[in-house]
Context: one part of a larger RNA
């Protein structure tokens, strides 16, 4: 100087407390451990691994296993020979591949040749490796933590390591600001500048909108004449700064209350992550040193596996019902997506879906709510709760749903009576609850990323648990 203390002081954080809803019990989904297996590819392991890499394993993917096959190789460069290439068909085979047939006469040219593509041959420099080392590395990322800290120059003090500044008194979300002070300044962080949202104005008015008039219908800006007033769209501008008033405070920084205002003291949200820590994670995104393999640890194919199942754990979904289930009816969104696509409408089917067919490269067409509300029924039961499991018949995608997809109909109707010890999230348009969209994607979502609808309770307070910041103290620790 740090680190640590079941030392002290001050202060913060959904840290506790006050509340609301969960997890832990059940069934299922998913990840992991373990076990099994020919293989169940690999990585990730307290917080900060475990719905994680994987924004989508039937083949492919795929790295794993089995079997059958290749060796200058699937890909790049060189030399030689031949031929355009492409395309189509037949045979053998699980395919890879092997054999055969049909068709076909590339471009430039100084006519010597050259160029691109394909096939065969050659072998040295070579290719190739998701093989090892993240403790050799780059890059990227997590984490403490959006915590308020981390440092430097000059000066001064100290023999020196170092100290001072950065401590002290106030204040703040903040090393934020004020005052004081052997310090005076400065840098990286904080804040602000950026984006979205909340109010108004200006400009613009189609594909959006409809205050006026007319037409029209079961209804509708549906149509005409029109218009840009309103909504909205998207560019600009204004607006909030403790600016004004009162009190407190040291005449300061600032704090409390009030006015005006759409908004008040950082308005709400996002992006933004200092010096560093964990030899944290990643050599399987990529790049790369070293090591290793080179008829194999490389490369192509078929089938299988990653989907196994006594069990254990994590994360979720659905429930256990009456604030509910079922039936009929029935309004109101916002993100976004759409041509190998989204599909109106009509018809067929109980339904998943199918057939015909229309519009839209989309503010034009289209995909689009559910909970809510109204009426009826059930009457506390393992039930008209719950939907697992199983049987069967189908639908769709796709060469192909056996291993191993999703969905529909009928039948079946398991556990489950609100969950022990323990434990998690959340302070407002939040929690809870309800549906919708998107990426990946042929198909496959309870996951992920977004969107809107309905919409609470509680916070006395900082004694205690956890994490952190500053000062101080002890130490046989570094």
């Nucleotide at each position: 100087u740090g680190a640590c203390g079941g030392g002290g002081g001050c202060c913060c954080g959904c840290a506790c407390a006050a509340g609301c809803g969960g997890u832990g019990g059940a069934g299922c989904a998913u990840g992991u451990g373990g076990u099994u297996c020919a293989a169940u590819u690999c990585g990730a392991c307290g917080c900060a691994a475990c719905g994680c890499g994987a924004a989508g394993a039937a083949c492919c993917u795929u790295a794993c296993c089995u079997g059958g096959g290749u060796u200058a190789g699937a890909c790049a460069a060189c030399g030689g020979a031949g031929g355009a290439c492409c395309g189509c068909c037949c045979c053998a085979g699980a395919g890879a591949u092997g054999g055969g047939g049909c068709u076909u006469u590339c471009c430039c040219u100084u006519c010597g040749g050259g160029g691109a593509c394909c096939u065969c041959c050659g072998g040295u420099u070579c290719a190739g490796g998701u093989g090892c080392u993240g403790c050799a590395u780059g890059g990227c990322u997590g984490u403490c933590g959006u915590c308020a800290g981390c440092u430097c120059g000059u000066g001064u003090c100290g023999u020196g390591a170092g100290a001072u500044g950065u401590u002290g008194g106030g204040u703040u979300a903040a090393g934020u600001c004020c005052c004081g002070c052997a310090a005076c300044g400065a840098g990286c962080g904080c804040a602000a500048c950026c984006c979205c949202u909340g109010u108004a104005c200006u400009u613009a008015g189609u594909u959006g909108c409809c205050c006026c008039c007319g037409g029209g219908u079961a209804a509708a800006g549906c149509c005409g004449u029109g218009g840009c007033a309103c909504u909205c769209u998207a560019a600009g501008u204004a607006g909030a700064c403790u600016g004004c008033c009162g009190g407190c405070g040291u005449u300061a920084a600032g704090c409390c209350g009030g006015a005006g205002g759409a908004a008040g003291g950082u308005g709400g949200g996002g992006a933004u992550g200092a010096c560093g820590u964990c030899a944290a994670g990643u050599c399987c995104u990529c790049a790369u040193g070293g090591c290793c393999c080179u008829u194999a640890c490389a490369g192509g194919c078929u089938g299988g596996g990653c989907u196994a199942c006594a069990c254990a754990c994590g994360u979720g979904c659905u429930a256990c019902a009456a604030u509910g289930g079922c039936g009929u009816u029935g309004a109101c969104a916002g993100u976004g997506g759409g041509c190998a696509g989204c599909u109106a409408g009509a018809c067929c089917g109980c339904g998943a879906g199918g057939u015909c067919g229309u519009g839209c490269u989309a503010a034009u067409c289209u995909c689009u709510a559910a909970a809510a509300g109204a009426c009826g029924u059930c009457u506390c039961a393992g039930u008209u709760c719950g939907g697992a499991u199983u049987g069967u018949u189908c639908u769709c995608u796709g060469c192909a749903a056996c291993u191993c997809g999703a969905g529909a109909g009928c039948a079946u109707g398991a556990a489950g009576g609100c969950g022990g010890a323990a434990u998690c999230g959340c302070u407002a348009g939040u929690a809870a609850u309800c549906g919708c969209g998107g990426a990946u994607c042929a198909g496959c979502a309870u996951g992920c990323c977004g969107c809107g609808g309905u919409g609470a309770a509680u916070a006395c307070g900082u004694u205690c648990c956890c994490a952190g910041g500053c000062c101080u103290u002890g130490u046989a620790c570094a």
Small-subunit ribosomal RNA, 3' major domain from an uncultured bacterium, 478 nucleotides, folded computationally.